[in-house]
């Protein structure tokens, strides 16, 4: 770089370094920026992957066990069945942000660019971003 798929209207510092650009690319707008841009660090946000752990349900296994029942036996015994409670494991739903992999941290992905409706609005697409999976 390619393919599939989910999400893209919420959220996130008056910190340090840094020094002039920045808001993906092109075009047109509109904005941010020396009251310091990009970038880096720290902090934060979020919950895509992952997830210790927790609750519940189901199942399996092991030891234990009340009453009743059944069988054997006649001993306050042995075995079995239905239950009870318990431990471990597995599966499923839900919760969980401790640790980890990413991401994000002005404005809807800043808005428009293509199509439909419709008349400036809504829906979809394209492009893009991010995650997960694949080749």
């Nucleotide at each position: 770089a390619c393919c599939u798929u989910a999400u893209c209207a919420a959220g996130a510092g008056c910190g340090g370094c840094g020094g002039a650009g920045g808001a993906a690319a092109c075009a047109g707008g509109u904005c941010c920026u020396g009251u310091g841009a990009a970038g880096c660090c720290c902090g934060g946000c979020a919950a895509c992957c992952u997830g210790a752990c927790u609750u519940u349900a189901u199942g399996a296994u092991g030891a234990c066990u009340u009453u009743c029942c059944c069988a054997c036996a006649a001993a306050u015994g042995u075995g079995g069945a239905c239950g009870g409670a318990u431990a471990u494991c597995a599966u499923a739903c839900a919760g969980a942000a401790a640790a980890g992999g990413u991401g994000c941290u002005a404005a809807u992905u800043c808005c428009u660019g293509c199509g439909g409706u419709a008349u400036u609005u809504c829906c979809g697409g394209a492009a893009g971003a991010u995650g997960a999976g694949g080749a």